[in-house]
C1' cells in the first nucleotide's frame, strides 16, 4: 500500500414504535436493533420511488369546472450500483 480475524478500542442503525415535517416517495427526533469496514461525506451518471405544478386522454357539465388514467423531477434515495473525496483499527497472507 493491497487486503479485513471469532481481535481489540470507537462508530453507525433496518424493520417496527411514538412524535413532527411533507401532496407523496421520503426527511428529522426519540426509542429499537436486522445488517454495516466506509450503512462517513457528495444526487454528478445508471437505477428505483414518488407525482404537488404542468400536459395529453377519456367520462360528466352549457360553461367554469371536477373525477379518472396516462405522462412527466425542478422532489426523494449514498442502507441499489458506480464515481469522488474523507476516515478508526491491525491478525493473516
Nucleotide at each position: 500500500a493491497a487486503u479485513g480475524a471469532u481481535a481489540a478500542a470507537g462508530g453507525c442503525a433496518a424493520a417496527c414504535c411514538u412524535g413532527u415535517c411533507g401532496a407523496a416517495a421520503g426527511g428529522c427526533a426519540g426509542g429499537g436493533a436486522c445488517g454495516c469496514a466506509a450503512a462517513g461525506c457528495u444526487a454528478c451518471g445508471g437505477g428505483u420511488c414518488u407525482a404537488a405544478a404542468g400536459a395529453a386522454g377519456u367520462a360528466c357539465u352549457u360553461a367554469c369546472g371536477u373525477a379518472c388514467c396516462u405522462u412527466a423531477a425542478u422532489g426523494a434515495u449514498c442502507g441499489c450500483c458506480a464515481a469522488g473525496c474523507c476516515g478508526c483499527c491491525a491478525a493473516a497472507u

c-di-GMP-I-GGC riboswitch aptamer from a Chloroflexota bacterium, 93 nucleotides, folded computationally. Its mean pLDDT, the model's own confidence on a scale to 100, is 86. The organism belongs to Chloroflexota, within Bacteria. The sequence was found by an Rfam model in a public genome assembly. The model forms 95% of the base pairs in the Rfam consensus. Its Rfam family is "c-di-GMP-I-GGC riboswitch aptamer". The family is grouped with related families in Rfam's "c-di-GMP_I riboswitch clan".